[in-house]
RNA sequence: GACAAAGGCAAACCGCUCGAAAGGGCGGGACGCAAAGCCACGGGCCUACGCUCCUUCUGCGCUGUAUUGAGUAGGGCCGCCGGGUUACCGAA
Numbered sequence: 001g002a003c004a005a006a007g008g009c010a011a012a013c014c015g016c017u018c019g020a021a022a023g024g025g026c027g028g029g030a031c032g033c034a035a036a037g038c039c040a041c042g043g044g045c046c047u048a049c050g051c052u053c054c055u056u057c058u059g060c061g062c063u064g065u066a067u068u069g070a071g072u073a074g075g076g077c078c079g080c081c082g083g084g085u086u087a088c089c090g091a092a
Stems, first nucleotide, its partner, number of pairs: 001089001008033002013028006031079001037085003041082003044077003050072004
């Protein structure tokens, strides 16, 4: 980064599967992508099993338990941005 060339990847959706979920894997399928190859290093975003806290009602003498809500990554997104790193072609 070319109305080049050879190729590559694969969104949504569908099927199967893993997972609490977000999301991932495999197959089909193409919205698109010059790194839409790879890496969670920085920012951002998503989820809340677990953990912490609060509230209502009921039961209970009380402790406590159940339920609802809120917060929180140790989980996730590299096709959100930045960064790191590797790579095909070689016209302007």
Annotation
The RNA shown here (c-di-GMP-I riboswitch aptamer) has 92 nucleotides and comes from a soil metagenome. The model forms 95% of the base pairs in the Rfam consensus. It matches the Rfam family "c-di-GMP-I riboswitch aptamer". Rfam describes the family as follows. GEMM was predicted in a large-scale screen for bacterial structured RNA regulatory elements. Gene Ontology term of the family: cyclic-di-GMP binding.